The part of an RNA shown here (small-subunit ribosomal RNA, 5' domain) has 528 nucleotides and comes from an uncultured prokaryote. Its mean pLDDT, the model's own confidence on a scale to 100, is 86. The RNAcentral record of the full RNA draws on ENA.

Context: one part of a larger RNA
């Protein structure tokens, strides 16, 4: 000199853009952060519409019917493995980079072949019953895209010689003939379903090289190193097991100990390098502590399950409930770090045919000079060089065109009016294509109409009034820009280094003046 996720002191007008627990991976009150689908299913707790009955206050209440709109709870599907947080652990194929072969991949895209015919249950519900609660138990009824067989098997899998094995589900819209038990069958379209091939995406595995410190750590290792056989995995492998052999690593630093998430990057520097890894992005690891598996395409799963432990809470003492390193917020720790805010309008995600619902992701707003950037705190004129202050050789000098005065302007703040863009969608009507037996229906493009904004009193623009609302901090001995007076008298004090102070201190304290930065200025800490 540059820099910071900074803190402290004094001071503080506005705006824009960013950042904001670096410490206790300490403990957490409260509500929220993952749901959705009725176009899979049986249904109907609530609300509304409809019909009926009764009462009357003549448009309300009660009851009944009915699943029309919808929908609590339940079965079922998909999603809760993403998104969000943190950096405890990890010196490791964890990360970075370059290769590799023995693998899987829901949803998505393209292709091929199918979707035939049956069955038995079970929740919800009803009844009974246990428990303080959490939650159960028994009997009975019922549905499915839930579950289980049979048939079929292009391709697929196993064995390879023949052979053997294995699948599925419907639902919604529309409809001219034909059939009908008037429910539909049947045809067609959309979405689903099953098998398989290829792709895309994502993931698992192996490996060369690189990636801290310590030798006051020199030897380490028994599933250890290799082989055979078996098991296991999606997949190679001591991954696991039985047997056999006795190997394997190490001064090119094994083992042990300490420290640490890694990277793109960031800071500094002419560079080489040094330091660092907040925000943003990629990877990894973790989710009260330790262990385990289940489900699933994917987890050994932050807001899932089981066991053990510590802690907290409820209890009728028999037993139960919980996990903010999600966003807010509280206590604690600390020099120190924000609101228990708004909205799904946009972007994205989950579910759904869709409308839509959910979304503390996200977008916004709030707080803080924490950082960077921009603007303002007036402009011109004005010498009687006013008054006052300070100095003085008492003549004067300086503050100083500074002020006052005069003439202007109105940025910002204030008040009032106007006002973009972020909006693309979605709905409805029509036209033209595609599908089709069809001018239904569905779908694509286009056109008309309609129509969605948290921010928001938006940005921006116009008007109004009036200099009106707005300057501090550090320093002035040398380094280092800037000097005098008074007080003090090796005292009080200053100090980054050299050093000042013991009676004329430009170095201490105050004042006047000056210098440097400026809504900041200094100090401290830290890096180069």
């Nucleotide at each position: 000199g540059a820099u910071u996720g900074a803190a402290c002191g004094c001071u503080g007008g506005c705006g824009g853009u960013a950042u904001g627990c670096u410490u206790a991976a300490c403990a957490c009150a409260u509500g929220c952060a993952a749901g959705u689908c009725g176009a899979a299913c049986g249904g109907a707790a609530a609300c509304g519409a409809u019909g009926g009955u009764a009462g009357c206050u003549u448009g309300c209440u009660a009851c009944c019917a009915g699943g029309c709109g919808u929908c609590a709870a339940g079965u079922g599907g998909c999603g809760g493995a993403c998104g969000g947080g943190u950096g405890a652990g990890u010196a490791a194929c964890g990360c970075g980079u370059g290769g590799g072969a023995a693998u899987c991949u829901a949803c998505c895209c393209a292709g091929u072949a199918g979707u035939g015919g049956g069955g038995g249950a079970u929740a919800a519900c009803u009844u009974g019953u246990g428990g303080a609660a959490a939650c159960g138990c028994a009997a009975g009824c019922u549905a499915a895209u839930a579950c289980c067989g049979c048939a079929u098997a292009c391709g697929c899998c196993c064995u390879a010689a023949g052979g053997g094995g294995g699948a599925a589900a419907g639902u919604a819209g529309g409809g001219g003939a034909u059939c009908u038990u008037c429910g539909g069958a049947c045809c067609u379209u959309g979405c689903a379903c099953c098998a398989u091939u290829a792709g895309a995406u994502g993931a698992g595995c192996c490996u060369g090289c690189g990636u801290g410190a310590g030798a006051u750590u020199a030897g380490c290792u028994a599933g250890u190193u290799g082989g055979u056989g078996a098991g296991g995995u999606a997949a190679g492998a001591g991954c696991u097991c039985a047997c056999c052999a006795a190997g394997g690593c190490g001064a090119c630093g094994a083992u042990c100990u300490c420290u640490a998430g890694c990277u793109g990057g960031u800071c500094u520097g002419a560079g080489a390098g040094g330091a660092u890894g907040a925000u943003c992005a990629g990877c990894c690891a973790c989710a009260c502590u330790g262990g385990g598996a289940c489900u699933g395409a994917g987890a050994c799963a932050c807001g899932g399950c089981c066991c053990a432990g510590a802690c907290u809470c409820c209890u009728a003492c028999g037993g139960g409930a919980g996990g903010c390193a999600g966003a807010a917020g509280u206590g604690g720790g600390g020099a120190a770090u924000a609101u228990u805010g708004g909205a799904c309008a946009a972007u994205g995600g989950g579910c759904g045919c869709a409308a839509g619902c959910c979304u503390g992701a996200u977008c916004c707003a709030g707080c803080c000079a924490u950082a960077c950037c921009g603007c303002g705190u007036g402009u011109g004129u004005g010498a009687a060089g006013a008054a006052g202050g300070c100095c003085u050789u008492a003549g004067g000098g300086u503050u100083g065109u500074a002020a006052a005065g005069c003439a202007c302007u109105u940025u910002c703040a204030g008040c009032g009016a106007g006002g973009a863009g972020g909006a693309a969608a979605g709905g409805u009507u029509g036209u033209u294509g595609g599908u089709u037996a069809a001018u239904a229906g569905c779908u694509a493009a286009c056109a008309g109409c309609u129509g969605u904004g948290a921010c928001g009193u938006u940005a921006c623009c116009c008007a109004c009034a009036g200099a009106a609302u707005a300057a501090g901090c550090a320093c002035c001995g040398g380094c280092u820009a800037a000097c005098u007076c008074c007080g003090u008298g090796c005292c009080a004090g200053c100090a980054g280094c050299c050093g000042c102070g013991g009676u004329a201190a430009u170095a201490c304290g105050g004042a006047g003046g000056g210098u440097g930065c400026a809504a900041g200025c200094g100090u401290u800490a830290a890096u180069c």